[in-house]
Predicted 3D model of a 346-nucleotide part of an RNA (small-subunit ribosomal RNA, central domain) from a soil metagenome. The prediction has a mean pLDDT of 87. RNAcentral holds the full RNA, with entries from MGnify.
Context: one part of a larger RNA
RNA sequence: CUGGGUUUAAAGGGUGCGUAGGCGGGUUGGUAAGUCAGUGGUGAAAGCCCCGAGCCUAACUCGGGAACUGCCAUUGAUACUAUCAAUCUUGAAUUCAGUUGAGGUGGGCGGAAUGUGUCGUGUAGCGGUGAAAUGCUUAGAUAUGACACAGAACACCAAUUGCGAAGGCAGCUCGCUAAACUGACAUUGACGCUGAGGCACGAAAGCGUGGGGAUCAAACAGGAUUAGAUACCCUGGUAGUCCACGCCCUAAACGAUGAUUACUCGACAUUAGCGAUACACUGUUAGUGUCUAUGCAAAAGCAUUAAGUAAUCCACCUGGGGAGUACGGUCGCAAGACUGAAACUC
Numbered sequence: 001c002u003g004g005g006u007u008u009a010a011a012g013g014g015u016g017c018g019u020a021g022g023c024g025g026g027u028u029g030g031u032a033a034g035u036c037a038g039u040g041g042u043g044a045a046a047g048c049c050c051c052g053a054g055c056c057u058a059a060c061u062c063g064g065g066a067a068c069u070g071c072c073a074u075u076g077a078u079a080c081u082a083u084c085a086a087u088c089u090u091g092a093a094u095u096c097a098g099u100u101g102a103g104g105u106g107g108g109c110g111g112a113a114u115g116u117g118u119c120g121u122g123u124a125g126c127g128g129u130g131a132a133a134u135g136c137u138u139a140g141a142u143a144u145g146a147c148a149c150a151g152a153a154c155a156c157c158a159a160u161u162g163c164g165a166a167g168g169c170a171g172c173u174c175g176c177u178a179a180a181c182u183g184a185c186a187u188u189g190a191c192g193c194u195g196a197g198g199c200a201c202g203a204a205a206g207c208g209u210g211g212g213g214a215u216c217a218a219a220c221a222g223g224a225u226u227a228g229a230u231a232c233c234c235u236g237g238u239a240g241u242c243c244a245c246g247c248c249c250u251a252a253a254c255g256a257u258g259a260u261u262a263c264u265c266g267a268c269a270u271u272a273g274c275g276a277u278a279c280a281c282u283g284u285u286a287g288u289g290u291c292u293a294u295g296c297a298a299a300a301g302c303a304u305u306a307a308g309u310a311a312u313c314c315a316c317c318u319g320g321g322g323a324g325u326a327c328g329g330u331c332g333c334a335a336g337a338c339u340g341a342a343a344c345u346c
Base pairs, nucleotide, nucleotide: 004317005316006315007300008299012314014201015200016199017198021194022193023192025088026087027086028085029084030083031082033081034080035077036076037075038074039073040072041071042070049065050064051063052062053061054060091191092188093187094186095184096183097182098181099180100179103177104176105175106174107173108172109171110154114150115149116148117147118146119145120144121143125136126135162169163168206247207246208245209244210243211242216240220236221235222234223233258313259312260311261310262309263308266291267290268289269288270287271286272285273284274283295302296301319346320345321344328339329338330337331336
């Protein structure tokens, strides 16, 4: 390389958009590049293969044939691929009318809780634990009532729910904005699928500048526990957690399952529509789940949301360790990220 693979054994890129490339719907006609057929030339000799011959045989040598699967030219064929032209509507997209949702983004508003402050009531404890202590408290705490302020998160509803490409998204409301689905079947007429590079997005933590700082809380301090206790438990507590802008670009970024298309037995539940109907039942489209058959699988299991049957394109794997390390390069303020070996060893 081929072959074989990628849920769990090594292996699906974190996710999308999209360039090149690869692949691509129906019909008609032209061309004949690929493709197929014929012919001509060439494809040195030797060798290999076959048939003979010569050394006693063989190796070896000699003669003949085949082969040289290729290339060039030419004459044809036109199913498929390609290309050009025309055309079609079922793929794709648009339009119109609806439906849906924690989709995104910016603003406004709300109540509960927490903490703090002021004032009142009130008196000796509070808090915390397995038990305690550190801690708070007669300078009046805890508790309780009123008022005020601050920041953050949105109980119940809540679900095997919904939305989003993924990360993710949840109080109410308004502006802007994206999407999916259903129906009509009006418009365009293959405009499609995938997608190396590239670009964009990308939890948490972390970084820079400026705000904010209620809660919680790395670090840190103290109290316990313990043989010790740089921990688990307790009392405190700073970065951080929050906002704006700019970076970082990683996760068990998981369905450990790439995207798209077609085909293939049923049952039940659920979300959003549509059709039909007086209603129920029922049918159907798009999702979300559970069980099960054929099939598949090493098994566990998957099973119309496939890990089944096929096709196209991309990514990745090739024994364990060394190692996601070293070196080099690119990116980054840094932390580090991406790319990524070998010696050696079993």